[in-house]
RNA sequence: CUCUUAUCCAGAGAGGCGGAGGGACCGACCCUGCGAAGCCUCGGCAACCGACGAAAGUCAUGGUGCCAAUUUCGGCAAAUAUGAAUGGCUAGUCCAUUCACAUCUGGAAGAUGAGAG
Repeated sequence: CUCUUAUCCAGAGAGGCGGAGGGACCGACCCUGCGAAGCCUCGGCAACCGACGAAAGUCAUGGUGCCAAUUUCGGCAAAUAUGAAUGGCUAGUCCAUUCACAUCUGGAAGAUGAGAG
């Protein structure tokens, strides 16, 4: 790096160095000189592997992982509700198409673990 598979509405920060970005991408919206990223120290959480247990669960001494906001929200598709525009004739506050927005379902992408190449 690629493939398979499970999970993603829970949980958990202080100090030092550093000095302007960060939240994967795009849009939105946030965080940030009351100090971003990154690195170090100490601390914490407990998702997976692991250990214990009949199970619920417990542990943090082992391997990964994580410690703003649901994976921050959306991105693609369907259904439903509402609104707008355009069109139709049977002229109904009817029907169709498109767009916007919301809810919900599924997916995509990403992240993490476990396994394989």

The RNA shown here (SAM riboswitch aptamer (S box leader)) has 117 nucleotides and comes from an Anaerolineales bacterium. The source organism's lineage runs through Bacteria, Bacillati, Chloroflexota, Anaerolineae and Anaerolineales. Model confidence (mean pLDDT): 86 of 100. The sequence was found by an Rfam model in a public genome assembly.